[in-house]
Predicted 3D model of a 267-nucleotide RNA (Bacterial large signal recognition particle RNA) from an Actinomycetota bacterium. The source organism's lineage runs through Bacteria, Bacillati and Actinomycetota. The gene name in the source record is ffs. The model forms 83% of the base pairs in the Rfam consensus. The coordinates come from a structure-prediction model, not an experiment, and the mean pLDDT is 78.
RNA sequence: CCGUGCUAGGCGGGGAGCUAGCGGUGCCCUGUACCCGAGAUCCGCUCAUGCGGGGCUGAAUCCCCGCCGGAGGCCCGCGAGACCCGAGGCAGCCCUCGGCGCGGGGCGUUGAAGGCCGGGUCCCACGCGACGUCGGACCGCGAACCGGGUCAGGGCGGGAACGCAGCAGCCCUUAGCGGUUCCCGGCGGGUGCCGUGGGUUCGCCUGGCUGGAGCCUGCCGCACCAGGUAGCGCUCGAGUCCCACGGCGUCGAUGGCGGGUGCACGG
Numbered sequence: 001c002c003g004u005g006c007u008a009g010g011c012g013g014g015g016a017g018c019u020a021g022c023g024g025u026g027c028c029c030u031g032u033a034c035c036c037g038a039g040a041u042c043c044g045c046u047c048a049u050g051c052g053g054g055g056c057u058g059a060a061u062c063c064c065c066g067c068c069g070g071a072g073g074c075c076c077g078c079g080a081g082a083c084c085c086g087a088g089g090c091a092g093c094c095c096u097c098g099g100c101g102c103g104g105g106g107c108g109u110u111g112a113a114g115g116c117c118g119g120g121u122c123c124c125a126c127g128c129g130a131c132g133u134c135g136g137a138c139c140g141c142g143a144a145c146c147g148g149g150u151c152a153g154g155g156c157g158g159g160a161a162c163g164c165a166g167c168a169g170c171c172c173u174u175a176g177c178g179g180u181u182c183c184c185g186g187c188g189g190g191u192g193c194c195g196u197g198g199g200u201u202c203g204c205c206u207g208g209c210u211g212g213a214g215c216c217u218g219c220c221g222c223a224c225c226a227g228g229u230a231g232c233g234c235u236c237g238a239g240u241c242c243c244a245c246g247g248c249g250u251c252g253a254u255g256g257c258g259g260g261u262g263c264a265c266g267g
Base pairs, nucleotide, nucleotide: 001267002266003265004264005263006262009057010056011055012030013029014028015027020046021045022044023043024042034054035053036052037051063260064259065258066257067256068255072251073250074249075247076246077245079243081241082240083239085237086236087235088234090233092232093231094228095227096226098224099222100221101220103219104217105216106215107214114210115209116208117207118206119205120204121203122199123198124197125196126195127194128192129191131188132187133186134185135184136183137180138179139178140177141176147172148171149170150169155164156163157162
């Protein structure tokens, strides 16, 4: 050095989690990597090796060690965002009352504000008027007999002259009925563009005198003021999720490089 047979070893590893701790099942990463059985209110172990059974490979691409690299996870810090909860009237939006004007509009030298004097509106009394009602007044109607006047005809008395009673008709009036609203009187009130007198109030309207330039505004603006309000926003705080950045943080797979590791027999 070659051959044959073996042995140690290997036939996946890692992260978080679980755990007193370690390994495994389950989750995630890597990516291909023997089979069977049980394994989350779990299976096994005790300082490190999953347990039980079977199979393959085997000293090197394959086993062991070191270095590089860094998929991915974890921790910490800081920041942004979303959602949600709580507190606070707090630049703002919003509501209310004021203020201001650097704006707009209206009134005003055909005279603003202010001042003085009146009138009305309100109340009381009286008057007048209108209206309503009652009465008077006026007009009309109004009595078969038992109202009046006149009483034809007729009747009665009388010798006659004449006298008497008297129906119908006509006229008049009684009781009463109706009408007119020109006139007179009484009474009434949700009565009046009325008059007189008195009262009250400057709230409103209005007149006169004075005065001599302001007055008003339900519009607009204000990084003016005061108050309200937890709907939005804002500030502060708690939580959940998510993203980015940072850390000589921590663990670290596949992979790359380098090194290391047998036994027996035969030639």